[in-house]
RNA sequence: GGAUUUGAUCCUGGUCCAGGAUGAACGCUGGCGGCGUGGAUAAGGCAUGCAAGUCGUACGAUCUUUCGUUUUUCGCAAGAAGGAUGAAAGGUAGUGGCGAACGGGUUAGUAACGCCUUGGUACGUACCUCCGAGAUGAGCAUAGCCAUCCGAAAGGAUGGGUAAUACUCAAUGGCCCCCGAAGACGCAAGUCUGAGGGGUAAAGAAGCAAUUCGCUUGGAGAGCGGCCUAGGUCCGAUCAGCUUGUUGGUGAGGUAAUGGCUCACCAAGGCGACGACCGGUAGGGGGAGUGAGAGCUCGAUCCCCAACAUUGGCACUGACACACUGGCCAAACACCUACGGGUGGCUGCAGUCGAGAAUAUUGGGCAAUGCGCGAAAGCGUGACCCAGCGACGCCGCGUGCAGGAUGAAGGCCUUCGGGUUGUAAACUGCUUUUCUGUUCGAAAAAGUGCCGAUGGCAACGUCGGCAUUGAUACCAGAAUGGGAAUAAGGGGUGGCUAACUUCGUGCCAGCAGCAGCGGUAAUACGAAGACCCCGAGCGUUAUCCGAAUUUAUUGGGCGUAAAGCGCGCGUAGAGGGUCCGGCGCCGUCUUCUGUUAAAUCUCGCGGCUCAACCGCGGGGCUGCAGGGGAUACGGUCGGACUAGAGGACGUCAGAGGCCAGUGGAACGCACGGUGUAGGGGUGACAUCCGUUGAUAUCGUGCGGAACACCAAAGGCGAAGGCAUCUGGCUGGGGCGUUCCUGACCUUGAAGUGCGAAAGCGUGGGGAGAGAAUGGGAUUAGAUACCCCAGUAUUCCACGCCGUAAACGAUGUUCACUAGCUGUUUCGAGUAUCGACCCUCGGAGUGGCGAAGCUAACGCGUUAAGUGAACCGCCUGGGAAGUACGGCCGCAAGGCUAAAACUCAAAGGAAUAGACGGGGGCUCGCACAAGCGGUGGAGCAUGUGGUUCAAUUCGAUGGUAAACGAGAAACCUUACCAGGGCUUGACAUUCCGGCGACGGUUUCCCGAAAGGGAUUCCUUCCCGACGCAAGUCGGGACGGCGGAACAGGUGCUGCAUGGCUGCCGUCAGCUCGUGUUGUGAAACGUUCCCUUAAGUGGGGUAACGAGCGCAACCCUCGCUCUCUGUUACAAGUGUCAGAGAGGACUGCCAUCCUAUAGAUGGAGGAAGGUGGGGAUGACGUCAAGUCAGCAUGGCCCUUAUGUCCUGGGCUACACACAUGCUACAAUGGUCGGCACAGUGGGCCGCGAAGCCGUAAGGCGGAGCGAAUCUCUCUAAAGCCGACCCCAGUUCAGAUUGAGGGCUGCAACUUGCCCUCAUGAAGUCGGAAUCGCUAGUAAUCGCGGAUCAGCAUGCCGCGGUGAAUACGUUCUCGAGCCUUGUACUCACCGCCUGUCAAACCAAGGGAGCCGGGAGUACCUGAAGCUCCGUUGAGGGGCAAGGGUAAGUUCGGUAACACGGGUUAAGUCAUAACAAGGCACGGGUA
Repeated sequence: GGAUUUGAUCCUGGUCCAGGAUGAACGCUGGCGGCGUGGAUAAGGCAUGCAAGUCGUACGAUCUUUCGUUUUUCGCAAGAAGGAUGAAAGGUAGUGGCGAACGGGUUAGUAACGCCUUGGUACGUACCUCCGAGAUGAGCAUAGCCAUCCGAAAGGAUGGGUAAUACUCAAUGGCCCCCGAAGACGCAAGUCUGAGGGGUAAAGAAGCAAUUCGCUUGGAGAGCGGCCUAGGUCCGAUCAGCUUGUUGGUGAGGUAAUGGCUCACCAAGGCGACGACCGGUAGGGGGAGUGAGAGCUCGAUCCCCAACAUUGGCACUGACACACUGGCCAAACACCUACGGGUGGCUGCAGUCGAGAAUAUUGGGCAAUGCGCGAAAGCGUGACCCAGCGACGCCGCGUGCAGGAUGAAGGCCUUCGGGUUGUAAACUGCUUUUCUGUUCGAAAAAGUGCCGAUGGCAACGUCGGCAUUGAUACCAGAAUGGGAAUAAGGGGUGGCUAACUUCGUGCCAGCAGCAGCGGUAAUACGAAGACCCCGAGCGUUAUCCGAAUUUAUUGGGCGUAAAGCGCGCGUAGAGGGUCCGGCGCCGUCUUCUGUUAAAUCUCGCGGCUCAACCGCGGGGCUGCAGGGGAUACGGUCGGACUAGAGGACGUCAGAGGCCAGUGGAACGCACGGUGUAGGGGUGACAUCCGUUGAUAUCGUGCGGAACACCAAAGGCGAAGGCAUCUGGCUGGGGCGUUCCUGACCUUGAAGUGCGAAAGCGUGGGGAGAGAAUGGGAUUAGAUACCCCAGUAUUCCACGCCGUAAACGAUGUUCACUAGCUGUUUCGAGUAUCGACCCUCGGAGUGGCGAAGCUAACGCGUUAAGUGAACCGCCUGGGAAGUACGGCCGCAAGGCUAAAACUCAAAGGAAUAGACGGGGGCUCGCACAAGCGGUGGAGCAUGUGGUUCAAUUCGAUGGUAAACGAGAAACCUUACCAGGGCUUGACAUUCCGGCGACGGUUUCCCGAAAGGGAUUCCUUCCCGACGCAAGUCGGGACGGCGGAACAGGUGCUGCAUGGCUGCCGUCAGCUCGUGUUGUGAAACGUUCCCUUAAGUGGGGUAACGAGCGCAACCCUCGCUCUCUGUUACAAGUGUCAGAGAGGACUGCCAUCCUAUAGAUGGAGGAAGGUGGGGAUGACGUCAAGUCAGCAUGGCCCUUAUGUCCUGGGCUACACACAUGCUACAAUGGUCGGCACAGUGGGCCGCGAAGCCGUAAGGCGGAGCGAAUCUCUCUAAAGCCGACCCCAGUUCAGAUUGAGGGCUGCAACUUGCCCUCAUGAAGUCGGAAUCGCUAGUAAUCGCGGAUCAGCAUGCCGCGGUGAAUACGUUCUCGAGCCUUGUACUCACCGCCUGUCAAACCAAGGGAGCCGGGAGUACCUGAAGCUCCGUUGAGGGGCAAGGGUAAGUUCGGUAACACGGGUUAAGUCAUAACAAGGCACGGGUA
C1' cells in the first nucleotide's frame, strides 16, 4: 500500500496478501566454475583405524650392525671361535625431565559475578626476557634386570643387586621468610626506618678447549590466571513473604590470596512490590536477520568467555586440574571370562546403528601456518592444509550469433474475411565460452643446514652464496584439432497481482493465501493453445522481521466502537508557587584522556579476467570510566514572601446526617346505627364478597405504612441517596472582611471507610402492596400478560452481604479560551419609610450557541476545546467474567482471572430504502349510504383432479381459470394407434446421367398415403456446322441418383429481441450547474396555501431542465358556413360530409397573504378538466410468452423430420372459476298497436310470390350498396283478454318420436324445427363482486371468427333509477415524520430446550509416571581427626532404603457445561409500541 464486515458510507477493529531472510526440508527440473557451508532431532548407543608425545647433550641396562684395543683356544700359517674393554649408528622397555591443564568437540546444566561493560587487589605464575648472588660436602634407596612364586586373563608378590639432572642429610648465604627493642609520622587505625634473634639452596650434561645448555636463590618485566566491586542480563504475582551458617561480630583453622570458605562463642539479624522466595525457559558476548529509525527476533559457520566429558562423588600429581583419550569409589549400560575375576567410555577425525522431514569420505599430507619435545638434525600433530559428496547458499558463465516472408507446414482461435504461434523454424553464413581429444605446464619455497656481510647491549632482525624439502601434476592456467555441436525448466494467467481464449465437467469432480469459484454458455475446476514472471533453477511448507501507528519512547486510545475503579479518606510513590543566596563527584551541558580485542559494518584504494571472496588504510562501534570546565534549568542547603492551601471574625441558604416526639388525609379492621339486593371486577367474563344483611352511608375505637397541595429546568450531599411538622446533637458549603499561618499543595498502587434494591441471621411489627403459591379467565397450549385471593418480603433494632444501565455510560485537581438567556443563593450600588424593580460582583444549576474538537452523533467556561499533574482501564468476536487456584462470605455468592477450540468477522455513527398490531396529512366505488348480483338449482364454458393408448401444450394469489382459442366432426392438431417416405412436405447450390416442360389413359395392392406397372399427345431458347434433314455444345425447366443441406409446436422466457399484464392514468421519477457534508448522500422535490395533478402561488441554497400531469388529436353535445350522390314529390336541408365559432373562473359578489385559488350568482346549448376515447413516466414482480414471430446455445437426423387413415383434445366419483336461464303477478300466455342505432353483403346479402304447423324449401328481382338486401317485424313498451300464488298457464333441464340445414362425412361429436315428456329450483350459509348518471338495472339489434355451430367476445341503440352523513374502521395508494438488530428488505430477522454427529477443555472414584524437598535408617571412595605409625574408630559425604506430604503430567467409568455441523422437533423470547417497551442487579 492492497483485499475483506455494508444495499451503499465513514470510523473502529481483527484476519489475509505483496518484501527481505534461513545450517533448512519437500515437489518438479538440472550444463559448468569460483568462494562458502553441511547431525539443528537422541548430551541416544557405538565395531574398526587414527586424534600426544618427545628428549641418549639427564641415567643404568639390553639387542643389532660396524670399527678399534687386548686376551684365550685351535691352527705351520692365513684365519676361525670365544672373553674383556672402548667408539659410532640404530632399536627396545624402564628411571628421570618437559609436555600431556594447550590444541580439538559439545551446549546437557547454569537466571549465576555465568557472561558483558567499568573499576579494584587481600594473590599466584612453569616455559620467555632483564638485573643480582650462588652451585661446598656426604648419604639411603629404587625401577629396569636376575631368581622364585600366584593368576584363565588383567595383573601381582617375595628375595637379590644397580644408575642419575630421582631422593635424603649437613655446610654456607643475601636486598629471601619469621619474630622484633628503639625511633619518626599520625587524633586514631596504622605506616615507615630498623639494632638483634631464628630459618631456608643447588645438578649436572656436551665439548680437546673456548664455551654453550642447564641448576639454586632473590628482584624486575611481559604474558597468563585467582578473587572482589558498581551497573546491565527472559517469562510468570493464579509464586508474597523468604532465610539458621542464615546476617554481623570476636577468635581460630584453611587458602596462593580476601571472605561464614570452615569451626567455636556472642548478638538477632539479613533479603523483599525498585519483586525476595518459588516455578518455567535459556549457555553469555562480539555479532546475525529485518526495519526509515526506535525497535523486534535470533546467537549456525568465524572470534572471546563459561560450562561439560556415560551419570554422581572424591581427591592425588602439578606452576596451573579436582583433569575428554590420568586415578579411586558408587550407579547404569556393554564386552571378555577357566565364574574366582577383569575390561571399556567418539559431546576428537572418519565411520556405524537408532530416532528423524533432514545434514557428507572409515580420503591425502605434515609441503605451508601453528603447537609439544629437543642444543640441533628431527619426531609427533584427524589442529591445520588439501581433495571427495550435496543447486544447501552467494557470485559468475553458457545452452549460440547474424541474415532469413510464400509470413511454409502443423497447432490454436475465428465474425470464415482472417488472426496467432512468428524471424520463430526450415535455409545461408559465422563463432567455439562450454564439451571432447591431444600437448605444454606454473605459483603456492617462505624456510632449514653451512659460509660470509651488516644493524643491535642482547634477544633478534636484514642481505648474499652453496646444498636441500611438494599432499596434488588433479584442478586452475596456456596452446591446438573437431563440431551448433553436450546443455531448459518451474510456477502462474477472476481480484489483490504481471499475464486469456476454446473445449470438457455441471454444487459433481475439484480449486483456494484472503474474500471466494463450481447447480449447462466457468478468463477461478481439468485439458489444449496463447501469454506473464523468474531462470539452473522454480514452487511449496516451516520459522523470523517488516507491512502492524495491531503494545503506540519515537507513535494509540477510554461519552456511544474494547476501555473511568460505585464513591470518599489516605500510605508509599510521582508531580509541585514567587524572590534571593550558597553548592557543583546528583541530573544536565562542554572539552580532554583511557577503554570499547580481532573479525563483522561503512568509505577509499588494491588482488584473483569480473563478481562473490580476499588484502590494506580511514571511519564507526550511539557504551563505560577518569580528569578539567559551565551553573541557566531541574536537584540540594539556607533565607524571605503571599497570589496556592488552611485558619479567624461576621453572615446566609438548604428533603445533608442521627435521635426523640408530633399532625392530618387515605386505607384496613372491630363495634354500633340507617338501609336492601346486589357488590366487585373485566375488552367481555368468571373465581370472589353479600339476605348469618354486603356494597353505600353515619358514629366510635384500634392499627401500620407513606407524607397530597407547596413542588420547580428548584435545594442539599463524595457517591448511594435525602421531603408532614417540632425539638436536640452534628457534618459540609457559599458570600463578606483581608486579621493570622507561610507551600502546609495535587494525585494516589496498597490499605481503609461508605455503599440503592434484592438476599441472609436474631428479635419485633405487619395497614396497603406483593415474588412463591391457589383459584378464575384468555389460549392450540398459557407453569404468562388480565382478574380474585395471598406467604416470604416491603417497616423497626442489631449484625452480615458489597453488587446495579451504582449513568453525565464522561476519574480527580489546576490554568486558559466569544457570548446570549433562564433559575437558586449571597453581597455591593442606586433607589425607597421599607420592600420590589434595575445595574454590577461571586457561588451553584439549566437551555442555545463563536472558535476549536469529534468517525459522526454531538460537546462547547459545568468541554468531549487548549495545556499541565497523578491514578485506573483497553488491545478482534465467541468460549467467559467461565474453569482451575487463591482471598472474602453463615449461605447466596463476590473479588482476582485464563486456555484449548472456533469464526472472518463482531462493532460504532450516520445514509438511502423497505417494513411497523408507530404518528400526522390526503386520495380511490376503499369503507360507509344505496341498487343489482355471485356463493344454493339446472345448464353452458374454462380449470384442477382422476381416468385413458392419447385425453397435445402453455397460463396458476391479487396480475391463471368464456385466458392463448375472434369458431377442435375431417382439416386445424402440436397428442395416441397403425400404415408409409428418407436430399425429404419446403429453400439455395453443385456434380452425374436422362428428358423439353406439361397434359393424359388404364391396371394391381391398399383405409388412404404410398408403392408397382402402363397408354397417348406435344417438343423451348442460344451458339457452331450444314442447302436441308439433322448433328454437336451450352442454358432454362422437370424428375432420378449423389453431395452440401433441409426440417423440428424438441429443451432453455433463469441466455434473449419484440410484445404484454400488474402497481396505475397513481403523481410521481430524474438530470445539469451550484451549494452543504470526510463520505454514502442531501438540498432542489421539504414548508404554508391550493389543485384531479411535483396543478399553481408564496416562502426558501438554490437556479433551471427532462420524462410524466395538463394541452395539442378523435368523438358526442350548441350555433354558423360550404357542398348535395342514393334522403325528399319539388324545392329544400330535420339528413350526410367538410370546416369555422363557442368556455377563458372571462363577468358580479363573498372569502383568502386580498396571490394562486375557493364558494355562490348572472348569462349560456354547455361552467369551472362539459361527457367519452386515444395517450401508460423511472421502475417493480429473473411476472407472461422459445407454441404468433425472430433469435444465442444445446439436442434429434431411415427420426424428436414428414405423409396418411382412424381415434383423442368433447372422458367423469368429484372440486373451483366465469356465465346463461330461472324460481314468477313490476309476472306468464294470447291478440292488436308503436318507436332505434351500429354494422354486414359477390363462392355474398338475397326481395316479391308460392309450398310447409315450423325449421325450411322453390324462386330469383335488386344490389359490390345513404340507392338493393340482412331488416314486411327491434324488444322491453302501450291497449285488450286470460291465469290467481300453486312447483302453478312459473321454470325449462332431461328423454322419446318425427323432421330441416351445412358439409366428402354429423356414431363418438354440430345447429335448428314440430309434437310429446316436464327434473332441480319458492331468492340461496360463512363469505364475496360490480356500479356515482344517460351510470346501475333492464330490453333487444349488429359484427368478427365462420361450410355449419355463441349463454362467450367486440360493438349499437331503447327504457331508465337510488344513494354518498362522512373518513373511525377494511383494502390499495401518495407525501412528511419516527423506530429498526430488516436490505433475498416482515412471506424479514432471530432465541432457547430437546434429538443426531464430531471436537477440545474443566470436574472425576481411582490407576500410572516425572520433578523438587523434608524426616529417619544405611553409607563407598577420598580427605581429615583420634589411635603405638598397626588394627580399628569418629567427622564430612555420593548413593541406596523407609515414611508422610508437595508439585507437574498421562490415563479413566461417569455426569456437566461449551463449540461446530444446507434443509429435524417444540415453542416465539428479542429487533416496529415486536404485539406485556427493553435492559441491569437480586431472589
Predicted 3D model of a 1483-nucleotide RNA (small-subunit ribosomal RNA) from a sediment metagenome. The coordinates come from a structure-prediction model, not an experiment, and the mean pLDDT is 83.